[in-house]
């Protein structure tokens, strides 16, 4: 240095739930809290999922209800892939 991640050590992050706040919502922020995490650090680039809105199709006697598709805008990095930076250190 590379592969790899130890029943090691130091340090780190923090799911659900609850409380307060932001948002139409998905979701986010802070506190409490630890399910887990070796990138659970960072980036929405590809796919997925979710939300809002518009249009169209379908169903129907009809429709602002049900089912589906597309456009636009958003969310998720703790859904997967990719990019990028990085702590420790045994076999």
């Nucleotide at each position: 240095u590379c592969u790899a991640g130890a029943c090691a050590a130091a340090g780190g992050c923090a799911a659900a739930a609850c409380u307060g706040g932001a948002g139409c919502a998905a979701u986010c922020c802070a506190g409490u809290g630890a399910c887990g995490c070796a990138a659970a650090g960072c980036c929405a680039c590809g796919g997925g999922u979710c939300c809002g809105u518009u249009u169209c199709c379908u169903c129907a006697u009809a429709g602002c209800a049900g089912g589906g598709a597309a456009g636009c805008g958003g969310a998720u990095a703790g859904c997967c892939g990719g990019g990028u930076u990085g702590c420790c250190a045994a076999a």